[in-house]
């Protein structure tokens, strides 16, 4: 790095160091010197784990994770509205794909 399965609308979002960027791509739209990323501490508990027949509960361990739904959209399909149809446009409207993330597992 590919592959297969499972989840992705719960939680955590505070201290310190540092000192301009950040939110995977694109586009939008956010965030940020009232201090971002990223380290350390402390938090959470999603998958592993542990206790327990289950229901739950646990954080010692290996991962993750701590703005906003995966921050929304992307590709198909529907639906409602803008005027009855078509076209076209808007909609944090509805289903699936697609991407991505994270976690067990086989090679």
């Nucleotide at each position: 790095u590919g592959c297969u399965c499972a989840u992705c609308g719960a939680g955590a979002u505070g201290g310190g160091c540092u000192g301009a960027g950040g939110g995977a791509c694109u586009g939008g739209c956010c965030c940020g010197a009232u201090g971002a990323c990223g380290c350390c501490c402390g938090g959470c508990a999603a998958c592993c784990c542990c206790c327990a027949a289950c229901a739950g509960g646990g954080a010692a361990g290996g991962u993750g994770c701590c703005a906003a739904a995966u921050c929304c959209a992307g590709c198909g399909g529907c639906a409602a509205u803008g005027a009855a149809g078509a076209a076209c446009a808007u909609u944090g409207g509805c289903c699936g794909a697609a991407a991505g993330a994270u976690g067990a597992g086989a090679g």
This is a predicted structure of a 107-nucleotide RNA (SAM riboswitch aptamer (S box leader)) from Chloroflexus aggregans DSM 9485. Its Rfam family is "SAM riboswitch aptamer (S box leader)". Gene Ontology term of the family: regulation of gene expression. Lineage of the source: Bacteria > Chloroflexota > Chloroflexia > Chloroflexales > Chloroflexus aggregans. RNAcentral holds the sequence, with entries from Rfam and Ribocentre. The same sequence occurs in records of 2 taxa. Its mean pLDDT, the model's own confidence on a scale to 100, is 82. Of the family's consensus pairs, 91% are formed in the model.